[in-house]
RNA sequence: GCCGAUGUAGCUCAACUGGUAGAGCGAUGCUUUCGUAAAGCAUAGGUAACGAGUUCAAGUCUCGUCAUCGGCU
Numbered sequence: 001g002c003c004g005a006u007g008u009a010g011c012u013c014a015a016c017u018g019g020u021a022g023a024g025c026g027a028u029g030c031u032u033u034c035g036u037a038a039a040g041c042a043u044a045g046g047u048a049a050c051g052a053g054u055u056c057a058a059g060u061c062u063c064g065u066c067a068u069c070g071g072c073u
Base pairs, nucleotide, nucleotide: 001072002071003070004069005068006067007066010025011024012023013022019056027043028042029041030040031039049065050064051063052062053061
C1' cells in the first nucleotide's frame, strides 16, 4: 500500500428480509438472616464509533472517516 471482518448498556453478546433496542453478568434498592453470603422481587443504565445520503420511517441499506482484528504484498 491492497483486501476482508467487526464497532449496540459498565462487561460479554442478541434482535429483525427497514417499523418506538433486549438478554446474561455487573450496579442500586427491597424481602429473607442475629449478621454476611446465597436466593427472590424491583429499578436504573444506550442519540446504536463519527459524519452524510436514500426512505413516511435507518442500529439495519448506500458512501466517506476513525478505531480494532485478520489476510496479502
The RNA shown here (transfer RNA) has 73 nucleotides and comes from a Deltaproteobacteria bacterium. Its mean pLDDT, the model's own confidence on a scale to 100, is 81. The sequence was found in a public genome assembly. Its Rfam family is "tRNA". Rfam links the family to the GO term triplet codon-amino acid adaptor activity. Lineage of the source: Bacteria > Pseudomonadati > Myxococcota > Myxococcia.